Model confidence (mean pLDDT): 81 of 100. Predicted 3D model of a 71-nucleotide RNA (transfer RNA) from a Verrucomicrobiia bacterium. The RNAcentral record of the sequence draws on ENA. Its Rfam family is "tRNA". By type it is a transfer RNA. Rfam links the family to the GO term triplet codon-amino acid adaptor activity.

RNA sequence: GCUUUGAUAGUAUAAUGGUAGUACAAAAGACUGAAAAUCUUUUGGAGUGGGUUCAAUUCCCUCUCAAGGCA
Numbered sequence: 001g002c003u004u005u006g007a008u009a010g011u012a013u014a015a016u017g018g019u020a021g022u023a024c025a026a027a028a029g030a031c032u033g034a035a036a037a038u039c040u041u042u043u044g045g046a047g048u049g050g051g052u053u054c055a056a057u058u059c060c061c062u063c064u065c066a067a068g069g070c071a
Base pairs, nucleotide, nucleotide: 001070002069003068004067005066006065007064010024011023012022013021018054026042027041028040029039030038047063049061050060051059
């Protein structure tokens, strides 16, 4: 230099053109003499910028970053 894949919550990860889920973590409550465990609830998220579309996390393009391959 070329090419492939990827970027989603504090962490890991899923789905898919039509309300973004789950687990752990965090907070509150219940329980307890007090903790732990358990149960309930809550908070919190689409790398950047454009395009297509009634509607984009999803499809297309640029850029940034990460990993792999070729030279």